Predicted 3D model of a 112-nucleotide RNA (SAM riboswitch aptamer (S box leader)) from Jeotgalibacillus soli.
Rfam family: SAM riboswitch aptamer (S box leader). Rfam describes the family as follows. The SAM riboswitch is found upstream of a number of genes which code for proteins involved in methionine or cysteine biosynthesis in Gram-positive bacteria.
Model confidence (mean pLDDT): 82 of 100.
The RNAcentral record of the sequence draws on Rfam and Ribocentre.
RNA sequence: UUCUUAUUGAGAGCAGGUGGAGGGACUAGCCCUAUGAAACCCGGCAACCGACUUCUUUUGUAUAAAGAAGCACGGUGCUAAAUCUUGCAGCAAUUGUGCUGAGUAAUAAGGA
Numbered sequence: 001u002u003c004u005u006a007u008u009g010a011g012a013g014c015a016g017g018u019g020g021a022g023g024g025a026c027u028a029g030c031c032c033u034a035u036g037a038a039a040c041c042c043g044g045c046a047a048c049c050g051a052c053u054u055c056u057u058u059u060g061u062a063u064a065a066a067g068a069a070g071c072a073c074g075g076u077g078c079u080a081a082a083u084c085u086u087g088c089a090g091c092a093a094u095u096g097u098g099c100u101g102a103g104u105a106a107u108a109a110g111g112a
Base pairs, nucleotide, nucleotide: 001112002111003110004109005108006107007106008105013042016041017040018039022032023031024030026087028085029084043079044078045077048075049074050073052070053069054068055067056066057065058064088101089100090099091098092097
């Protein structure tokens, strides 16, 4: 970089520190921001993967396999707004739109 699968309307600092102007992927909007952006550190949230604990099931016993619950030790991730809305298709209404699905994007695990 790419492929597959799963998830994405919940949660997490209204004065934590450094920092100084930008940020919300892209388009068009609409927002956030010097009552301080990005980034880094700390804190927090979650629980995708591994570890660990308990229980259940399968098999011939099981230190084997599978499942559920817990934990949060390790690997990530996340920490304004529904993946902020939108971009394509369908349906309904009607011109302000609504609903559904796809796409896009992000993250995790596995593969190339």